[in-house]
RNA sequence: UUCUUAUCGAGAGAGGCAGAGGGACUGGCCCUAUGAAGCCCGGCAACCUAAAUGUAUAUAUACAUUUAAUGGUGCUAAUUCCAGCAGGAAUAACCUGAAAGAUGAGAG
Numbered sequence: 001u002u003c004u005u006a007u008c009g010a011g012a013g014a015g016g017c018a019g020a021g022g023g024a025c026u027g028g029c030c031c032u033a034u035g036a037a038g039c040c041c042g043g044c045a046a047c048c049u050a051a052a053u054g055u056a057u058a059u060a061u062a063c064a065u066u067u068a069a070u071g072g073u074g075c076u077a078a079u080u081c082c083a084g085c086a087g088g089a090a091u092a093a094c095c096u097g098a099a100a101g102a103u104g105a106g107a108g
Stems, first nucleotide, its partner, number of pairs: 001108008013041001015040003021031003025084004042076003047072002049068009080100001085097004
């Protein structure tokens, strides 16, 4: 960096360092000195992982449910903050599906 696949309406600190920016992109709309990014600690979750039970084929796998969290990631304002393309509805709000993006696992 490319491809495949799963998930993205839940959850997570009034801690320390640090000092101005941040929310991918564009447009909005927000957060921020009652302190942004970043780093450390803490936390959440359970994708990879482990165990138990059940089902199927058949002896090792697949699927489902439950439990655990030592390790590898990830995440820790707002639905992936909203829209960005298509369809429906229509005064409008709104609804559905894509695209784009993010993360995990596998492959090149």
Molecule: SAM riboswitch aptamer (S box leader)
Organism: Clostridium tyrobutyricum DIVETGP